This is a predicted structure of a 150-nucleotide RNA (c-di-AMP riboswitch aptamer (ydaO/yuaA leader)) from an Actinomycetota bacterium. The sequence was found by an Rfam model in a public genome assembly. The organism belongs to Actinomycetota, within Bacteria. The coordinates come from a structure-prediction model, not an experiment, and the mean pLDDT is 76.
């Protein structure tokens, strides 16, 4: 663009953690449910050439030990300091409805892999969870319901 259907009402944050859609079981009592599986779509991570980049010691016949092993999610990393505490102050970084700026508030954690991974094409493979609030103010710009086709 078209077509149909709405026009009340239907609130947001962090985070990848969203939709769709098939089967089973519970609830309801025929819903806009909720949980377990299966598929897809979209999102997030993780492994994985060539080329580049790197190459800790020390012990052993071997396997393999020992020293200070290595890596990953994630913003959550370093740093001083002292009464050594669930500790104080700070910092990379990271958040506060769609964009910029300013001023403001607040976070700067936890976890996992298990001796083993650099980057990395094809190609493997994993997650889609959890927790929380009536949402900081201004200014300058955007944006405005749903479904199907093209």
């Nucleotide at each position: 663009g078209u077509u149909c259907c709405g026009c009340c009402c239907u609130u947001g944050c962090c985070u990848a953690g969203u939709c769709c859609u098939c089967g089973g079981u519970c609830c309801a009592c025929u819903g806009u449910g909720a949980c377990c599986g299966g598929g897809g779509a979209g999102c997030g991570g993780g492994g994985g050439a060539a080329c580049c980049a790197c190459c800790g010691g020390c012990c052993a016949u071997c396997c393999g030990g020992c020293c200070u092993g290595g890596g990953g999610c994630g913003a959550a990393u370093c740093g001083u300091c002292u009464u050594c505490a669930c500790g104080a102050c700070g910092u990379a970084g990271c958040g506060c409805a769609c964009g910029u700026u300013g001023a403001g508030c607040g976070c700067g954690a936890g976890c996992c892999c298990g001796u083993c991974a650099g980057c990395u094409c094809a190609c493997c493979u994993c997650g889609c969870a959890g927790g929380c609030a009536c949402g900081u103010c201004a200014a300058c710009g955007a944006a405005u319901g749903g479904a199907a086709c093209g």

It matches the Rfam family "c-di-AMP riboswitch aptamer (ydaO/yuaA leader)". Rfam links the family to the GO terms regulation of gene expression and cyclic-di-AMP binding.